Model confidence (mean pLDDT): 83 of 100. A computed fold for a 350-nucleotide part of an RNA from an uncultured prokaryote, annotated as small-subunit ribosomal RNA, central domain. The RNAcentral record of the full RNA draws on ENA.
Context: one part of a larger RNA
This record gives sequence, structure tokens and C1' cells, in this order.
RNA sequence: CUGGGCGUAAAGCGCGCGUAGGUGGUUAGGUAAGUUGGAUGUGAAAGCCCCGGGCUUAACCUGGGAACUGCAUUCAAAACUGCCUAGCUAGAGUACGAUAGAGGGGGGUAGGAUUUCAGGUGUAGCGGUGAAAUGCGUAGAUAUUAGGAGGAACACCAGUGGCGAAGGCGGCUAUCUGGACAGUAACUGACGCUGAGGCGCGAAAGCGUGGGGAGCAAACAGGAUUAGAUACCCUGGUAGUCCAUGCCGUAAACGAUGUCAACUAGCCGUUGGAAGACUUGAUCUUUUAGUGGCGGGAGUUAACACAAUAAGUAUCCCACCUGGGGAGUACGGCCGCAAGGUUGAAACUC
Repeated sequence: CUGGGCGUAAAGCGCGCGUAGGUGGUUAGGUAAGUUGGAUGUGAAAGCCCCGGGCUUAACCUGGGAACUGCAUUCAAAACUGCCUAGCUAGAGUACGAUAGAGGGGGGUAGGAUUUCAGGUGUAGCGGUGAAAUGCGUAGAUAUUAGGAGGAACACCAGUGGCGAAGGCGGCUAUCUGGACAGUAACUGACGCUGAGGCGCGAAAGCGUGGGGAGCAAACAGGAUUAGAUACCCUGGUAGUCCAUGCCGUAAACGAUGUCAACUAGCCGUUGGAAGACUUGAUCUUUUAGUGGCGGGAGUUAACACAAUAAGUAUCCCACCUGGGGAGUACGGCCGCAAGGUUGAAACUC
């Protein structure tokens, strides 16, 4: 150096875009760098190995051979890889007119409910719990009725349903905008895949500045419970939750399963297209792209299980792992306003 692994034992970066690098469809011709064969030179001696010889043997000494798997030069070969030239269309992309969708951004707007404000009616309780009490109420509450204000969330539809790279996305409406998919097979002609660094996005909580604040609610206060109760239960309640803008960059960021493409029995659903059939329907068949089965075979697996959405078969590229604790800690670097993040040991110990 090679050889082993990564769903649950240690191990898939949270996700994407993409630089270098690695790797790459098909046909013909050329070349000869890699590759293969021959020749020549060299590869010191000793040692190792083989066949001999010399000390009584052996160690040891000594003769010959082989080997030194390498390097250089040269002559050939042209299958594969590379390079050059000319093509191809099955990969990839473009075009055309369609389709579905909580995909994203900013704007407008509706109804229900909670709270609150000022009135009407009305009178002694309301609220809360396992039971209570704190709390609210004769300064007129709760309840009820009509009205005003304000903020947040969008019942039913709703679905192992849809969309998105992931995080995630749900009233209605117009507007700006990204992607996907089926069909046509018109165009380009390998333009592809992966991707160290790098760049961007990234729930919640948290931070800065300015707004907003209905409900909920860390902290906090009170009432209960209890041996105690810094809790669970109750009454209140501030940050926060909301908006704009700037940071933070982490999660059991999970399918604990990296990305792209290929191949390998069947069965049952569901979403979006397309084509066809006839008994034109709440139908059937074929096909395609998703998404599911608390189904299952071969195969795989330590087992559990996975099983065309693989953890099967074969390949490319990247990340990561190497006993437990110490420790995702210390020190240093980088990033951050901070909180902290990221990179990441050792002594010692079992």
C1' cells in the first nucleotide's frame, strides 16, 4: 500500500449548486502515451535458492549456476484505455401546444371563534378541581342582546392525497416566479455522472434594531397536593410566539438507509397524464411518471428484517468508521454581537 465496513452494533455531510480532480454511450480511421511480446545493455560483490568441493561433522569457508520479478535503448503488435480526426442518436438538453399541484415572493380580501371597550336586559353568584382554594363579582360579574376595536390562526373539504433538493408548505383572490410530468420525435450531437475545497438554502429556540401584542405561555407570583413539592393540577402572568430587516447554522435536520443510471417472479391500491376498446360508463384494457401496502418470492442479512421506492445483482464518484470512558471535552485556528458553532486531541482508566 492492498484487503473490511457504514438501516438498528462505530460509521451517509441537514440539503442543493458547482470548481479542480476522478469517471464516462456508439461507429470508423489514424497514433502508439499506458498495455503486450522479442532482442541488446545493465541490474557490483557478498547473502538467499540449486548442484558440487574443503575442515572427522556442523556452524563456517569455497567453485559453478539460477535469481535479481527492475531500468534504459531498440524492433514489433493494435484488442482494451488514452490522444487526434470524421460521424451517429439509445444518455443529456432544446422546441411545441397541453396537464396537475398547501412549490416560492410580495399585494388585496372574507367568515367563524377567543379577548377587550362602551351600551341594553337582568340578579347573586361565576370560575375552577379528584376535592378545594387563590382569582373575578352588589363599584352589578357570569349569562344574554345589538355595536366598535385589535391580533393571530385558517374548522368542514382532508386522504399511508398533492408539491418541494432538504428545511418545509393548507381560507379566498389577482399578480410575479421556479420545478415536474405525459405526448409529438422537430432541433443540438456525449454537451453526461460524481464532486475535495468553495458558494447558497436551512425547523424550533436564541440574539440586534424598529413595530405589534388577541390567544397561548418559559421565567416569576399566588392557591392546592405532599413528609417535603423549587413539579405534575388550578388562578394569574413577562419574554417569546406575529411583522420588517440583519445575524445564528444547529435538531431523533430520520427512511437513523449519500447521489446518478442499469438489470432481476408476481399481487393489491392510490395521484397526474396519454392511447385504445366497446355494452358511452361510477366501465374495461394498454402505457408512462410519481406515491403507498401494519403483502410476499428468489437473493441478501448476525438476526430483526429489506425485497423493482432493495438492505438483491454489477459499476463510477464523494462523505464517514476503526474498543468503552475521558470527550464532541481541553488547547489552538476559523466563524459569531453574544449564546455558542465548526475543526478536534492527550494523559489517565477499564